A computed fold for a 78-nucleotide RNA from a Gemmatimonadota bacterium, annotated as c-di-GMP-I-GGC riboswitch aptamer. Taxonomically the source falls in Gemmatimonadota (Bacteria, Pseudomonadati). Model confidence (mean pLDDT): 81 of 100. The sequence was found by an Rfam model in a public genome assembly.
């Protein structure tokens, strides 16, 4: 420095309510905590959803489905 993921300070935030945004998948604000070594980011593959639509094209929606790509704190032990 890479891998890696003990420890420590930390940090995110499922389900689920309440308000709110969209046609809809969803999102976003607070509460909440199943969890997470990147649960930061990014629609590039593959897989799911959603509108219109006979059907396809198209356009979105998820990064906490898999894989990729890319930046990060901390430093046991391999």
């Nucleotide at each position: 420095g890479a891998c890696c993921g003990a420890a420590a300070a930390g940090c995110c935030a499922a389900a689920c309510c309440a308000c709110u945004u969209g046609u809809g998948a969803a999102g976003g604000u607070g509460g909440g905590a199943c969890g997470g070594g990147a649960a930061g980011c990014c629609a590039c593959g593959g897989g799911g959803c959603u509108c219109a639509u006979u059907u396809g094209u198209u356009a979105g929606c998820a990064a906490g489905c898999c894989g990729g790509g890319u930046u990060a704190c901390c430093g046991a032990a391999a």